A computed fold for a 74-nucleotide RNA from a Candidatus Microgenomatia bacterium, annotated as transfer RNA.
It matches the Rfam family "tRNA". About the family: Transfer RNA (tRNA) molecules are approximately 80 nucleotides in length. Rfam classes the family as a transfer RNA.
NCBI's taxonomy places the organism under Bacteria, Bacteria candidate phyla, Candidatus Microgenomatota, Candidatus Microgenomatia (nom. nud.).
The coordinates come from a structure-prediction model, not an experiment, and the mean pLDDT is 84.

[in-house]
RNA sequence: GUCCCUGUAGCUCAGCCGGACAGAGCGUCUCGCUCCGGACGAGAAGGUCGGGCGUUCGAAUCGCCCCAGGGACA
Numbered sequence: 001g002u003c004c005c006u007g008u009a010g011c012u013c014a015g016c017c018g019g020a021c022a023g024a025g026c027g028u029c030u031c032g033c034u035c036c037g038g039a040c041g042a043g044a045a046g047g048u049c050g051g052g053c054g055u056u057c058g059a060a061u062c063g064c065c066c067c068a069g070g071g072a073c074a
Base pairs, nucleotide, nucleotide: 001073002072003071004070005069006068007067010026011025012024013023019057028044029043030042031041032040050066051065052064053063054062
């Protein structure tokens, strides 16, 4: 330098052949239970989907550019 993969909640990831409120597990917080804690049960908070621009009635999903990490070939 060219090409490929990855980037979504605090962490690990799903969703990625466009569709209505963006999800799961763990963690955190509250309540119940308990003498207290853990476990268990119930509930809640937490995201401008790496950034920008575009396409579209509508974008996490499609296109272009850029950023970060990993890989292949030179």